[in-house]
Context: one part of a larger RNA
RNA sequence: GCCAGGGAGUGUAUUUAUAUGGCGAGGAUAAUCAUAAAAAGAGAAUCCAAAGCGAAAGCAAAAACCCGCAGCUUGCAAGGGGUAUGGUAUGAAAGUGCCAUUAGUCAUAUGGAUACGAUCCGAAACCCGGUGAUCUAACCCAGGGUAAGGUGAAGCCGCUGUAAUAAGUGGUGGAGGCCUGAAAGGGUUCUGUGAACAAGCGUUCCUCUAACCUUGGGCUAGGGGUGAAAAGCCAAUCGAACCGGGUGAUAGCUGAUUCCUGCCGAAAUUGGCCGCAGUCAAGUCUCGAGCAAGGUUACAAGGAAGGUAGAGACACGGAUUUGAAAUUUAGGGUUCGAAAGGACUCGGUUUCUUGUCCAACUCCAAAUGUCCUUGUGCUGAAGAACUCGGGAAACAGGGAGUCUGGGGUAAACUUGACUUCCGAAAGGGGAACAACCCAACCUAUAGUUAAGGUCCCUAAAUGUCAAUUAAAUGUUAAAGGUCAAAAGGUGUCAGUGGCCUAAGACAGCAAGGAGGUUGGCUUAGAAGCAGCCAUCCUAUAAUAAGUGCGUAACAGCUUACUUGUCAAGGUCAUUGGCCCUGAAAAUGGACGGGGCUAAAUUGACUACCGAUACUGUAGAUCCCUGAAAAGGGAAUGGUAGGCAGGCGUCUUUAUUGGACUGAAGUGUUUCUGUAAAGAAAUAUUGACCAAUAAGGAAUGAAAAUCCUGGU
Numbered sequence: 001g002c003c004a005g006g007g008a009g010u011g012u013a014u015u016u017a018u019a020u021g022g023c024g025a026g027g028a029u030a031a032u033c034a035u036a037a038a039a040a041g042a043g044a045a046u047c048c049a050a051a052g053c054g055a056a057a058g059c060a061a062a063a064a065c066c067c068g069c070a071g072c073u074u075g076c077a078a079g080g081g082g083u084a085u086g087g088u089a090u091g092a093a094a095g096u097g098c099c100a101u102u103a104g105u106c107a108u109a110u111g112g113a114u115a116c117g118a119u120c121c122g123a124a125a126c127c128c129g130g131u132g133a134u135c136u137a138a139c140c141c142a143g144g145g146u147a148a149g150g151u152g153a154a155g156c157c158g159c160u161g162u163a164a165u166a167a168g169u170g171g172u173g174g175a176g177g178c179c180u181g182a183a184a185g186g187g188u189u190c191u192g193u194g195a196a197c198a199a200g201c202g203u204u205c206c207u208c209u210a211a212c213c214u215u216g217g218g219c220u221a222g223g224g225g226u227g228a229a230a231a232g233c234c235a236a237u238c239g240a241a242c243c244g245g246g247u248g249a250u251a252g253c254u255g256a257u258u259c260c261u262g263c264c265g266a267a268a269u270u271g272g273c274c275g276c277a278g279u280c281a282a283g284u285c286u287c288g289a290g291c292a293a294g295g296u297u298a299c300a301a302g303g304a305a306g307g308u309a310g311a312g313a314c315a316c317g318g319a320u321u322u323g324a325a326a327u328u329u330a331g332g333g334u335u336c337g338a339a340a341g342g343a344c345u346c347g348g349u350u351u352c353u354u355g356u357c358c359a360a361c362u363c364c365a366a367a368u369g370u371c372c373u374u375g376u377g378c379u380g381a382a383g384a385a386c387u388c389g390g391g392a393a394a395c396a397g398g399g400a401g402u403c404u405g406g407g408g409u410a411a412a413c414u415u416g417a418c419u420u421c422c423g424a425a426a427g428g429g430g431a432a433c434a435a436c437c438c439a440a441c442c443u444a445u446a447g448u449u450a451a452g453g454u455c456c457c458u459a460a461a462u463g464u465c466a467a468u469u470a471a472a473u474g475u476u477a478a479a480g481g482u483c484a485a486a487a488g489g490u491g492u493c494a495g496u497g498g499c500c501u502a503a504g505a506c507a508g509c510a511a512g513g514a515g516g517u518u519g520g521c522u523u524a525g526a527a528g529c530a531g532c533c534a535u536c537c538u539a540u541a542a543u544a545a546g547u548g549c550g551u552a553a554c555a556g557c558u559u560a561c562u563u564g565u566c567a568a569g570g571u572c573a574u575u576g577g578c579c580c581u582g583a584a585a586a587u588g589g590a591c592g593g594g595g596c597u598a599a600a601u602u603g604a605c606u607a608c609c610g611a612u613a614c615u616g617u618a619g620a621u622c623c624c625u626g627a628a629a630a631g632g633g634a635a636u637g638g639u640a641g642g643c644a645g646g647c648g649u650c651u652u653u654a655u656u657g658g659a660c661u662g663a664a665g666u667g668u669u670u671c672u673g674u675a676a677a678g679a680a681a682u683a684u685u686g687a688c689c690a691a692u693a694a695g696g697a698a699u700g701a702a703a704a705u706c707c708u709g710g711u
Stems, first nucleotide, its partner, number of pairs: 001711006011116013026048003032042002052059002064083004071076002085100006119256002122253001126246006137220001139218007146210001148180003151176001155172006184207003190202001192201002222238001224234003259646006269282005285391006294379003298376007310364001311362002317358003323352005331346006397422007405415003427438003442619007452609003455594003461606001463605006474596002487581003491578010508565005514538003519533003544559001548557002620636002622633004647700001649697010665684008
């Protein structure tokens, strides 16, 4: 892992609601007695209700009137609503609070609540009483052990040496938490070996006369011991041992929680809480009851409030650019003058002009939204809305769009408002893909479409007409998985506006391209061409006081300009489409792939494919009408959850049955039912079993790192 068996909302008490039943202004007994046992019987102690108010003393309640639904019938009217009144407390009073026009109680069943282990399993912990020092830590008592070798302290002896010491030297000697190293002890490395959570073994390594190793005995005990101190060790257990008990500790936390179908169907918000993993109240869901006529606001019209988007700036507050004028109105600087005073300039103020802004500016000012009225629509006596009561779940939400909301460089970020979807929604499309597009699923069957597609994978056009692109650009609605920008292009297509052009344009080719003059100045020189100034005149078809190269300066080449030749468009500017450059990431690589020059892009058109959508037909369930037959319905997705009806297991009672001519069980097959399930046949087997009605439950497993066994 698999298989089998086991495995989780139960019981008692109190209380509340609903259903059914008994009795009813009353209802019920409990313990106990009695009884073979049960039932029946006895047993008003007691409990609930019938009166409330007040802290208490205490005091102590209209069977009045009006409206009016169902119904009967045109005013009666159960229930219902309203007015009025009463009781009591308080108060001087006014008034205010509670109560009053009568239904309870007992039993059973079910849904909840509370107390108990309270659906089941699960802590780490806490406390109490005991058991442990055969492991290990320290200490005590009595013992045991340490091959061999090296080094060579003090002391002593001889010699040298000294006045005598000291000192030196040769021996002797045998010290040391000295050295090498076996036994012994340890346990660093090989992340060696090893069936191993734990050991053992090998290799290498540390210590080995000492703070050494070791045997037997003894002693210290759990908030305690012992500790050359690591929170180490105290029997493979230690930041508080182990065993038993309190004990089913507690767990707002994790996991699990067993048959079917039908009806409806949420919330992830607001407020409180040592509240933020929880819970209480409200809102939202469900079921029941009451009442009785409206509800909703989608659309249209009319009316109302408002200060957002936008806009504005002499309409205020604040910020802010340029220019001009006037005035000398604080002031500074320069200057003229002996001074008074004057001039210029930088400012100041005022006027005009120009250019911008604001969440906490507004002279203005929308759309949408909001409120009111009327109408239409939808919905409602098949009972809406509202009210009351029983039961919940939920209170970690998420994506997209809009407000280009607030925060942030930004985010599949965070925090808001509105809408919508996912959550709790299947199906088709998007290659695959909770929330993007289409569209919401009772069953079966046939057709038609949506989004999206129609070369092959792959259902349907190698469709039609007209263009563009040459980059495999592209073949992507968007996103995930970037999008691709500014800026460029004599790539190409289309448009617009100038100018030139058969009186011959543009490009090419041929020829000319001159004279005054080397213009003047400058300069060593400056001659069209270093630089400065000027830039005229003449002859001409035309020719610059010179466009570039060049020379030391000239020279030389060339251009502008002109003519000829040729022969038809040329040239400049600008706008748009597609394309190109800009364009960089790590395994080789993605238009889904193949591939495509259309099977790409743009504009237009016609077919077809394509869903659980829509339509036809048949059927089921639910709701409603109806005596039935029958008919009607925009009814029938669904998590948490509420409500309803069923299936199956064991067992009790009663009734009816089956069974050796074969019960239960088991294997297989067929049939029936929406399902839980049921029936039959056949094989096996060999003794009990079923149906119906009413009860009672230790009543349904695939999950819990579930438990036990098997494998």
Record summary:
A computed fold for a 711-nucleotide part of an RNA from a Candidatus Woesearchaeota archaeon, annotated as large-subunit ribosomal RNA, domain II. Lineage of the source: Archaea > Nanobdellati > Candidatus Woesearchaeota. Rfam family: Archaeal large subunit ribosomal RNA. Clan: LSU clan. Its family is annotated with ribosome and structural constituent of ribosome in the Gene Ontology. The full RNA is in RNAcentral, with records from ENA. The prediction has a mean pLDDT of 81.